[in-house]
The RNA shown here (small-subunit ribosomal RNA) has 1458 nucleotides and comes from a metagenome. RNAcentral holds the sequence, with entries from SILVA. It matches the Rfam family "Bacterial small subunit ribosomal RNA". Its mean pLDDT, the model's own confidence on a scale to 100, is 85.

RNA sequence: UGAAAUUUCCGGUGGGGAAAGCGGCGAACUGGUGCGUAACACGUGGGCAACCUGCCUCAGAGCAGGGGAUAACUCCGGGAAACCGGCGCUAAUACCGCAUAUGCUUUCACGAACUCAUGUUCGCGUUAGUAAAGAUUGUAGUUGGGAAACCGGCUAUAGUCACUCUGGGAUGGACCCGCGCCCCAUCAGCCUGUUGGUGAGGUAAUGGCUCACCAAAGCAACGACGGGUAGCUGGCCUGAGAGGGUGGUCAGCCACACCGGGACUGAGAUACGGCCCGGACUCCUACGGGAGGCAGCAGUCUAGAGGCUUCGGCAAUGGACGAAAGUCUGACCGAGCGACGCCGCGUGCGGGAUGAAGCUUUUCGGAGUGUAAACCGCUGUCAGUGGGGACGAAUGCACAGGAGGCUAUCUUCCUGUGAGUGACGGUACCUGCAGAGGAAGCCCCGGCUAACUCCGUGCCAGCAGCCGCGGUAAUACGGAGGGGGCAAGCGUUGUUCGGACUUACUGGGCGUAAAGGGCGCGUAGGCGGCCUGUUAAGUCCAGUGUUAAAUUCCCACCGCUUAACGGGGGACCAGCACUGGAUACUAUCAGGCUUGAGGACGGCAGAGGCGAGUGGAAUUCCAGGUGUAGCGGUGGAAUGUGUAGAUAUCUGGAAGAACACCAGUGGCGAAGGCGACUCGCUGGGCCGACCCUGACGCUGAGGCGCGAAAGCGUGGGGAGCAAACAGGAUUAGAUACCCUGGUAGUCCACGCUGUAAACGGUGCGCACUAGGUGUAGGGGGUACCGACCCCCCCUGUGCCGUAGGUAACCCAUUAAGUGCGCCGCCUGGGGAGUACGCCCGCAAGGGUGAAACUCAAAGGAAUUGACGGGGGCCCGCACAAGCGGUGGAGCAUGUGGUUUAAUUCGACGCAACGCGAAGAACCUUACCCGGGCUUGAACGUGUAGUGGUACCUGCCUGAAAGGGCUUGGGACUCCUUCGGGAGAGCUACGCGAGGUGCUGCAUGGCUGUCGUCAGCUCGUGCUGUGAGGUGUUGGGUUAAGUCCCGCAACGAGCGCAACCCCUACUCUUAGUUGCCAGCGGAUAAUGCCGGGCACUCUAAGGGGACUGCCCUCGAUAAGAGGGAGGAAGGUGGGGACGACGUCAAGUCAGCAUGGCCCUUACGUCCGGGGCUACACACGUGCUACAAUGGCAACUACAGCGCGCUGCUAGCCUGCAAAGGUUUGCUAAUCGCUAAAAAGUUGUCCCAGUUCGGAUCGGGGUCUGCAACUCGACCCCGUGAAGCCGGAAUCGCUAGUAAUCGGGGAUCAGCUACGCCCCGGUGAAUACGUUCUCGGGCCUUGUACACACCGCCCGUCACGCCACGAAAGUUGGCUGUACCAGAAGUCGCUGAUCCAACCCGCAAGGGAGGUAGGUGCCGAAGGUAUGGUUGGUAAUUGGGGCGAAGUCGUAACAAGGUA
Repeated sequence: UGAAAUUUCCGGUGGGGAAAGCGGCGAACUGGUGCGUAACACGUGGGCAACCUGCCUCAGAGCAGGGGAUAACUCCGGGAAACCGGCGCUAAUACCGCAUAUGCUUUCACGAACUCAUGUUCGCGUUAGUAAAGAUUGUAGUUGGGAAACCGGCUAUAGUCACUCUGGGAUGGACCCGCGCCCCAUCAGCCUGUUGGUGAGGUAAUGGCUCACCAAAGCAACGACGGGUAGCUGGCCUGAGAGGGUGGUCAGCCACACCGGGACUGAGAUACGGCCCGGACUCCUACGGGAGGCAGCAGUCUAGAGGCUUCGGCAAUGGACGAAAGUCUGACCGAGCGACGCCGCGUGCGGGAUGAAGCUUUUCGGAGUGUAAACCGCUGUCAGUGGGGACGAAUGCACAGGAGGCUAUCUUCCUGUGAGUGACGGUACCUGCAGAGGAAGCCCCGGCUAACUCCGUGCCAGCAGCCGCGGUAAUACGGAGGGGGCAAGCGUUGUUCGGACUUACUGGGCGUAAAGGGCGCGUAGGCGGCCUGUUAAGUCCAGUGUUAAAUUCCCACCGCUUAACGGGGGACCAGCACUGGAUACUAUCAGGCUUGAGGACGGCAGAGGCGAGUGGAAUUCCAGGUGUAGCGGUGGAAUGUGUAGAUAUCUGGAAGAACACCAGUGGCGAAGGCGACUCGCUGGGCCGACCCUGACGCUGAGGCGCGAAAGCGUGGGGAGCAAACAGGAUUAGAUACCCUGGUAGUCCACGCUGUAAACGGUGCGCACUAGGUGUAGGGGGUACCGACCCCCCCUGUGCCGUAGGUAACCCAUUAAGUGCGCCGCCUGGGGAGUACGCCCGCAAGGGUGAAACUCAAAGGAAUUGACGGGGGCCCGCACAAGCGGUGGAGCAUGUGGUUUAAUUCGACGCAACGCGAAGAACCUUACCCGGGCUUGAACGUGUAGUGGUACCUGCCUGAAAGGGCUUGGGACUCCUUCGGGAGAGCUACGCGAGGUGCUGCAUGGCUGUCGUCAGCUCGUGCUGUGAGGUGUUGGGUUAAGUCCCGCAACGAGCGCAACCCCUACUCUUAGUUGCCAGCGGAUAAUGCCGGGCACUCUAAGGGGACUGCCCUCGAUAAGAGGGAGGAAGGUGGGGACGACGUCAAGUCAGCAUGGCCCUUACGUCCGGGGCUACACACGUGCUACAAUGGCAACUACAGCGCGCUGCUAGCCUGCAAAGGUUUGCUAAUCGCUAAAAAGUUGUCCCAGUUCGGAUCGGGGUCUGCAACUCGACCCCGUGAAGCCGGAAUCGCUAGUAAUCGGGGAUCAGCUACGCCCCGGUGAAUACGUUCUCGGGCCUUGUACACACCGCCCGUCACGCCACGAAAGUUGGCUGUACCAGAAGUCGCUGAUCCAACCCGCAAGGGAGGUAGGUGCCGAAGGUAUGGUUGGUAAUUGGGGCGAAGUCGUAACAAGGUA
């Protein structure tokens, strides 16, 4: 207002929400981080009689009565903002007086008890001071307001919470102390509030904490001070332990909160998410001013190799507040992300082939992957899908009952009932379904270390933890197959411990590997003889406390399916403290002893030291005499010196230095060191005796002293010697070695230096542990006088050696053995005993003494070799002695080089080069040019065809090969069921071919070489840790590892020798083709013939020679020298025969062969060319240079061989090569065939020739398809170099060298002067082993070991790296002095301002406070000057490292001068 429901507004009351304020409590907890801190920070055990403690708890007492303000709020104002100012109002458990005081605090006094000092505690009295707050619930009473509902006030009482004072408890803290707690001594001295005292201030409290005064202390090698680094602990990792490393998670403590300073509040802070100031930084701004602090949880950005979600929830546990409900809580509980770790599970299980395919490999047969797969059967975890579905929750709350507070209200506790509370999470878990279905990788395979082949690559690409792989067969790189290991992981990187007794406490060393101080005296310290007692510190025993919890480990148990993980319980070591006990040992104190040590006494030796003096020899110089031409020096010389008289020699003199013989692994000394004699002073030692002291001892960090030589300072001295220097030599050089000189120095005095291979490479002391033998000093015994010989003891100094030790060598009573004590020192090599710093020094330099960087070693001892301008012994034509050559010439031949289309290839010191070649015009032939062929020139095999085919022959083209065509001729073999089949040949197709293409560094075989040298090994035994040694070395001997003897060796093998062949003598047998003595015959002559087999010879078998015999030497052996005999004499001469091995020696081109490469060509055929080139160089040869010769003529004497597409007589022709013609011989028959040198005679007459024959011209012969490139020979002509060969170099020792000719292989011929063989003539020389070369054995040294052609050093040059110095320059940290001084505490002041209390009626004043001012202190800041530690720097210094740079040769051997 409407009729009303209702609606709007206002007031009251109750409840709720948002926001602000006042007040209380909390915010000092929780959470984060490790900056700082080397400290009472932490750990551990104590102290506090020097303290505080909100909330909690127990006990006692109290809580009476007043006052004045102020936020919020209203209004006004300033500012961009942050925020601020002014007026006004109001409340309290906010604030303020006063009252009371069980008490407490304070002043003074008395008494008692106790104690670790100052003292503590208690009792009584006295003086002064000092408190408080209410809220709420019930009941009863009373009262006010309102119209009512209802809302209050007051009083009493009971309760709950709060409040005040006091005393205890609990909890938490403060402070103090013992012990523990990293590196640097290249930090050695530090400190002035410093150390203490008195007094005061300050604090919760002691205290120099602060101040005033006084004293001059305090700390430090048991490490002060300084620098660096760092939070500490329980624990964690590792380790057998002891240790070492570490401090992330969890837990305790500390520190910090952007950096620095400061206080306020408070019980507690000097406060992470509070305040103030200074500073840096970021942000906002209106330029005037403001804001901020993730080392909270997430998250972002940056830096980095690297590290998570801007999640859910307060459900649990815990915390703050609250009476409670509850609120807050990135504490916390959970989830997410990350294989980051630990644990558990799966990706299937069973069957399945003499074994698929694929892949890999292959010896081509196979093997492997491999029951693996396929295939068959089965199961069902995880994941998937469907369904069910937690524990963690009980508090609390509500109600009921009971018990305590006397009853009730109320409250606490107990019991019961009820409704609820889960982030994780529809998660864990359970279950249905389907289906082997969706689910395996990483590393490794050379050794360590488990696991092997192929291909690719070719010191490249790459690998690698260490050693090391890779340069054409890589188990090492890359891929593949296979294999090994681990597995949801596997490898890598980083880090820690281990292994590492490689820092050694457990648990190491120091002669030579790294390491004994140069030596002594001695301080601190460490260690210390016998006996008795004392104390009980160490030590030992028992007990108590503590050692937080967690963790680890052990025992039993429990919870997640198991486990990892987690839970509750028990047990244990060690540390610290306290109490009690023991007393052997150590220690303390006291007393004693004599054996350790020392002293006194008697002897002794000595280059012990210092000083003074003395002496002789020598050298040099000076003077003089004699004397004359050199002296001196060297590998040889020269410089030097000398006729102005040296050297030599004699006499005299001067000077300085050193002291011959004695002289000795002899002596003395601590070491360095000490050497004529005398005297003086002086140290030490030894022996004897056993008088004294009574542990007085040992060692010795620091310290002090001594300390060779050289060097330094000052002054002397200076003969000889002699750095530097000069000269002479040597040398490529010679700033050296050698020589001639020569100054410092060497010597003396005084002073420095302080080192050394100062070495026994061995610290000092004590004790113990077989001996033998020298020597020095002393003593003793026995013995006849005497100790010289003998025995014993002590001390020193050597050698040998047992046990033992040692890596070995070696040491061994003089320990390097066995022990004790103390000191020094070491911890891979280089850088480096360097740099920086410090100390010492006059300087030179010394002491102390790093790092960066770099290497995979550096080192010791011993072994086997090899080597030596080491040694010993011994061989060889190795040298020497001799003969002849090469190197010079011409030619031949091989090679290098060069050339070329090609000059095919191989061989390269000896040990390639007349080698493969014992036959390149074509062929050979491998090379070059050109023309051809493509299953191929030859061969094996399969299939098909052919069978009047194969084959012979012919034609065209062509340089030939080849290509094309085909006339003519033309036999086949075997089997047969007569159909046919098989085979050789041929054709086509296919599979194999073929390659003098590469690798001799993938190989076989063969060969060269050391070297015909005398060596090389084995079994067993012995020996050594071992490599290894022994045997095999030694004494003799040999050609010999040959033989003998000896010997821890005994045997054996391959080598040596012998066995084989030839040759020298002889015998037997045999007697043609050989021979011819005798017999016979014949001829011009001849074994020509008969005959013979004696001789020569031939060729088969025997004999002979063995140091067997004699003499001598020798070990009586082996053997050697001489001799006899013999043909031959000591292996008679020659050959064949070549140990283990060396040289990656030679050969893929003789053959064989792995691998690789080519396949109409890197195969094959053919024509031509080349291998024969030619400015040069070398090797090997031939012929010469001439008269020992050339030429001519004449005359003799061999042996080995060879011959039928062959050797050829004789005869003829030709000047000849040769031709012609015939003859003999298949060869002791015939031929080659003459041998030549030699001899005889003649000629040449020393000449580029009658030497020499190259070269060239011409003409021929022969072989051959063919002599142009490119054959040999013959004849005529031509007639070169060359007159004996530089440096250098080769062969040969006897039938050899030299010289002379002959034969053969290869071969058509021949470039053959080559090679192999044969005989003829036929020497010289060897003193000897010093030297050259090679070799053997023993020994020695070694830094060598692809082994002296080794190794290796330094400068210089180049590149890279780290470091030092450095004018400077630029940072960090820090000291001192001064300036200025914020905030702030404190003090003073305080005239500004102020409600409470006091005086006062009030005004006002007082008390008290306060703004402001001011003083002390005071952070950052500034100025000046130091210290220290970094960065950087022109330039500079050395260092390290770096496949092939330069110069030399220092070292290793006697390293060429140790």